[in-house]
RNA sequence: UCGUGCUAGGCGGGGCGCUAGCGGUGCCCUGUAACCCGCAAGCCGCUAAAGCGGGGCUGAAUUCCCUCCCGAGGGGUGGACGUCCACGGAUAGCAUCCCGCCUCUGGCGGUGAUGGUCCGGUCCCAAAGCGAUGCAGGCCCGUGAACCAGGUCAGGUCCGGAAGGAAGCAGCCUUAAGCGGUCACCUGCAGGCGCAUAGGGGGAGCCGGGCCGGAGCCAGGCGCAGGACCGCCCCGGGGGCCGACGCCACAGAUGAGGGUGCACGA
Numbered sequence: 001u002c003g004u005g006c007u008a009g010g011c012g013g014g015g016c017g018c019u020a021g022c023g024g025u026g027c028c029c030u031g032u033a034a035c036c037c038g039c040a041a042g043c044c045g046c047u048a049a050a051g052c053g054g055g056g057c058u059g060a061a062u063u064c065c066c067u068c069c070c071g072a073g074g075g076g077u078g079g080a081c082g083u084c085c086a087c088g089g090a091u092a093g094c095a096u097c098c099c100g101c102c103u104c105u106g107g108c109g110g111u112g113a114u115g116g117u118c119c120g121g122u123c124c125c126a127a128a129g130c131g132a133u134g135c136a137g138g139c140c141c142g143u144g145a146a147c148c149a150g151g152u153c154a155g156g157u158c159c160g161g162a163a164g165g166a167a168g169c170a171g172c173c174u175u176a177a178g179c180g181g182u183c184a185c186c187u188g189c190a191g192g193c194g195c196a197u198a199g200g201g202g203g204a205g206c207c208g209g210g211c212c213g214g215a216g217c218c219a220g221g222c223g224c225a226g227g228a229c230c231g232c233c234c235c236g237g238g239g240g241c242c243g244a245c246g247c248c249a250c251a252g253a254u255g256a257g258g259g260u261g262c263a264c265g266a
Base pairs, nucleotide, nucleotide: 001266002265003264004263005262006261009058010057011056012030013029014028015027016026020047021046022045023044024043035055036054037053038052039051064259065258066257067256068255073250075248076247077246078245081243082241083240084239085238087236088235089234093232094231096228097227098226100224101223103221104220105219106218107217108216115212116211117210118209119208120207121206122205123201124200125199127197129195130194131193133190134189135188136187137186138185140181141180142179143178149174150173151172152171157166158165159164
């Protein structure tokens, strides 16, 4: 160096989660030439040589072991951006509301405005009346009894020598209690209903009227000024969510370098 037979090793790895910790089952990523069966999330197996049990294949290297580059991916974290929620502040602007000024438009007004005064009403209390409403009952309509309701009672039954008589089922008609309806009429009851009546009280506003007096009153719009508010915008800090970004450790695959047996024979 070659050949044969073996052995260690290998037959995926990683992140998250769980755990005292490790591995697996779980979720996700990567990747494949990358075995099979059994176990297992209120879980299974183990203890730093850290899945266990059974079977199979490969096997000293393109496949085993170590180091390095790269960094898919998941995780953690950071403050700024975006978005949502609630809080506080600010007042320059917008919106909303209030008041004033200025004019403009429309309406009412010498057939008398604003105002003043008087009377009455609106309001409250306690009455009786009428009406309306509601409830209950009556009236009315329908229904309504195997027998223990009524009438008529076929058939059948009973009494009788017969004539005749008696009780009476079904059917039909009617009705009681009950049930349902109608609410036109009648009666009773009720009360944050209405109307007029007479009594007491109250008097702000409003309404109607009488009198005084004699010229204003009401509504809307442009503009200006002031105020309120915090709805929009703005500022501050807080919390949630998602996305992109930065940082941190881990890290698949690919790539580079290195390392690792035994026996026999030639």